About this RNA:
Predicted 3D model of a 71-nucleotide RNA (transfer RNA) from an Anaerolineae bacterium. The organism belongs to Anaerolineae, within Bacteria. It matches the Rfam family "tRNA". From the family's description: Transfer RNA (tRNA) molecules are approximately 80 nucleotides in length. Gene Ontology term of the family: triplet codon-amino acid adaptor activity. The RNAcentral record of the sequence draws on ENA. Its mean pLDDT, the model's own confidence on a scale to 100, is 81.
[in-house]
RNA sequence: GCGGGUGUGGUGUAACGGUAGCAUACGACCCUUCCAAGGUCUUGGCGUCAGUUCGAGUCUGAUCACCCGCU
Numbered sequence: 001g002c003g004g005g006u007g008u009g010g011u012g013u014a015a016c017g018g019u020a021g022c023a024u025a026c027g028a029c030c031c032u033u034c035c036a037a038g039g040u041c042u043u044g045g046c047g048u049c050a051g052u053u054c055g056a057g058u059c060u061g062a063u064c065a066c067c068c069g070c071u
Stems, first nucleotide, its partner, number of pairs: 001070007010024004018054001027041004047063005
């Protein structure tokens, strides 16, 4: 330099173009003499910028980061 793949809460992982879900962690409460475990609730997310569409996490382009291959 060329080609390919993957980007979703703190972490891990889903989502036929139609309200972004689950687990875990953090926080609050319940339970317990206390702790752990358990239960309930809350907070928090689609790498970035554009395009297509009534509607984009999803499709298209560019770009960024990481990984793989070629040179």